Background:
Small-subunit ribosomal RNA, 5' domain from an uncultured bacterium, 483 nucleotides, folded computationally.
[in-house]
Context: one part of a larger RNA
RNA sequence: GAACGCUGGCGGCAUGCUUAACACAUGCAAGUCGAACGAAUAAUUUCUAGCUUGCUAGAAUUUGUUAGUGGCAGACGGGUGAGUAACACGUAGGAAUCUGCCUUACAGUAAGGAAUAACAACUGGAAACGGUUGCUAAUACCAUAUACGCUCGAGAGAGGAAAGAUUUAUCGCUGUAAGAUGAGCCUGCGCUAGAUUAGGUAGUUGGUAGGGUAAUGGCCUACCAAGCCGACGAUCUAUAGCUGGUCUGAGAGGAUGAUCAGCCACACUGGGACUGAGACACGGCCCAGACUCCUACGGGAGGCAGCAGUGGGGAAUAUUGGACAAUGGGCGCAAGCCUGAUCCAGCAAUGCCGCGUGAAUGAUGAAGGCCUUAGGGUUGUAAAGUUCUUUUAGUGGGGAAGAAAAUGACGGUACCCACAGAAAAAGCUCCGGCUAACUCCGUGCCAGCAGCCGCGGUAAUACGGAGGGAGCUAGCGUUUUUC
Numbered sequence: 001g002a003a004c005g006c007u008g009g010c011g012g013c014a015u016g017c018u019u020a021a022c023a024c025a026u027g028c029a030a031g032u033c034g035a036a037c038g039a040a041u042a043a044u045u046u047c048u049a050g051c052u053u054g055c056u057a058g059a060a061u062u063u064g065u066u067a068g069u070g071g072c073a074g075a076c077g078g079g080u081g082a083g084u085a086a087c088a089c090g091u092a093g094g095a096a097u098c099u100g101c102c103u104u105a106c107a108g109u110a111a112g113g114a115a116u117a118a119c120a121a122c123u124g125g126a127a128a129c130g131g132u133u134g135c136u137a138a139u140a141c142c143a144u145a146u147a148c149g150c151u152c153g154a155g156a157g158a159g160g161a162a163a164g165a166u167u168u169a170u171c172g173c174u175g176u177a178a179g180a181u182g183a184g185c186c187u188g189c190g191c192u193a194g195a196u197u198a199g200g201u202a203g204u205u206g207g208u209a210g211g212g213u214a215a216u217g218g219c220c221u222a223c224c225a226a227g228c229c230g231a232c233g234a235u236c237u238a239u240a241g242c243u244g245g246u247c248u249g250a251g252a253g254g255a256u257g258a259u260c261a262g263c264c265a266c267a268c269u270g271g272g273a274c275u276g277a278g279a280c281a282c283g284g285c286c287c288a289g290a291c292u293c294c295u296a297c298g299g300g301a302g303g304c305a306g307c308a309g310u311g312g313g314g315a316a317u318a319u320u321g322g323a324c325a326a327u328g329g330g331c332g333c334a335a336g337c338c339u340g341a342u343c344c345a346g347c348a349a350u351g352c353c354g355c356g357u358g359a360a361u362g363a364u365g366a367a368g369g370c371c372u373u374a375g376g377g378u379u380g381u382a383a384a385g386u387u388c389u390u391u392u393a394g395u396g397g398g399g400a401a402g403a404a405a406a407u408g409a410c411g412g413u414a415c416c417c418a419c420a421g422a423a424a425a426a427g428c429u430c431c432g433g434c435u436a437a438c439u440c441c442g443u444g445c446c447a448g449c450a451g452c453c454g455c456g457g458u459a460a461u462a463c464g465g466a467g468g469g470a471g472c473u474a475g476c477g478u479u480u481u482u483c
Base pairs, nucleotide, nucleotide: 002479003478004477005476006475009355010354011353012352013351014350015348016347017313022311023310024309026308027307028306031072032071033070036069037068039066040065041064042063043062045060046059047058048057049056050055079266080265081264089190090189091188092187093186094185097183098182102179103178104177105176106175107174108173109172110144112142113141119134120133121132122131123130124129150159151158152157164171165170192238193237194236199229200228201227204226205225206224207223208222209221210220211219241263242262243261244260245256246255247254248253268289269288270287271286272285291302292301293300294299319345321344322343323342327341328339329338330337331336358388359387360386361385368379369378370377371376392424394419395418396417397416398415402410427472428471429470430469431468432453433452434451438467439466440465441464442463448455449454
């Protein structure tokens, strides 16, 4: 953050699974770079050869596309609140740390090697996916040289780097020092309830040595000591993401933690590491489990707490929409590509705000209704009638800003002009007291009402209907919850 009943004209701005962290069909949500690399393929131009005078082959050239190797990004952005009573969060501090891209400064970028995917041949399998042999490149990999203010070391000394590409002007690469940003760690204080939970603890508390880490530390191991926490509530149990805030209140407080913002935790359940500057990784990997699907029964595939959407649960919560135009992000020299982030549109009176449903005049106080003491009263200037207006909605025309040179999903939208005609637009609850608002008829402790007090048993302002009235109004009433 509501739901239900009756009713419902328009617009703006917000908000929209609070329940099953239940299970998910389908589509999309993370790619990009040919200015790192070999190769394949399509087209352009030129040359050569064959020659059927427009086709084939070869070489060169330019342009496009991309399966693979390689780089960067997939640790951001988006979701959810299950767990967590904790240095998780808030606040104030601290020292023993790391930090890709970015900024600044200094120095360097020398000379080599061996493979491998792609590809080809053969081959296994239903598939998923492979196997063997052969060939090849790099900003992939390896060693050599050199090196500083780098690392180790008491010192002597020892050790340690690089990669090229292109449109020739740039973009890169390596080392060191500093910055910025981000992150890890430690501490004081604050942070729900229960004593019908009183004792808890053996890596437990401390020391020494070592291991491990980016880093401190029982973080881990060995040995030694026997400590450590606790009525200022340990331990246990239950509940719960925390905060800025939000609601309420004169405040103090009380309740709460939807949307928005910061932090944390999680990603079918449990465990584990790999890669990497950064993960123990939502749309990566491995193992185990439950579940679902495919199978040729040998074996495989999957994870919406991303955006839509489906089933289920529920009182209850939306479209399998458009666009990258803007803002921002990733990659790229760029052009650009990707982006369910985002911006928009759709649905819902769910909320807040604004507007409308006409205005003036009109007394034979018409007719009808209701009441009546039958004279009249009331509905009531209300209607009709007369004279006007046209907001919104409707129809037609024009038509933005948001964008900087180009580029607008929204959108022919907002807005402006014209036209026609009062035309298309009022309900809901209540009327005994609290509490604003009264009569008649029906009913007869029945039917029923009710928040409390209480009404109803034959004259009911309390039930049901009618007339009249009161209140709020595109809402009204009920229920739930908080102050």